This is a predicted structure of an 87-nucleotide RNA (c-di-GMP-I riboswitch aptamer). It was read from a public genome assembly, where an Rfam model found it. Model confidence (mean pLDDT): 78 of 100. Rfam family: c-di-GMP-I riboswitch aptamer. Rfam links the family to the GO term cyclic-di-GMP binding.
[in-house]
RNA sequence: ACUGAAAAAAGGCAAACUUAUUGAAAAAUAAGGACGCAAAGUCUGAAGUCUAAAGUAUUUCCAUACCAUGACCGUUCGACUGCCAGG
Numbered sequence: 001a002c003u004g005a006a007a008a009a010a011g012g013c014a015a016a017c018u019u020a021u022u023g024a025a026a027a028a029u030a031a032g033g034a035c036g037c038a039a040a041g042u043c044u045g046a047a048g049u050c051u052a053a054a055g056u057a058u059u060u061c062c063a064u065a066c067c068a069u070g071a072c073c074g075u076u077c078g079a080c081u082g083c084c085a086g087g
Base pairs, nucleotide, nucleotide: 002087003086004084012037013036017032018031019030020029021028022027035074041080042079043078045077046076047075048072049071050070055066056065057064058063
């Protein structure tokens, strides 16, 4: 420097679910909890996905459609960084 198939050690993160709070919702945060993860660390750049309050259009109303400026990123790619050490 490359690599991480099978092993080892030290630690790390924490899905579903439950409770509380926030939020229009998606969802987030905290506590519990572990399905998994070698980048499940950071960025949010590209794609993708979710929601649709406000707005716009239609409508007598109810409502319907579109839309991200709201989110996920534990969906994929990209950029930057990083523990351990089998080869």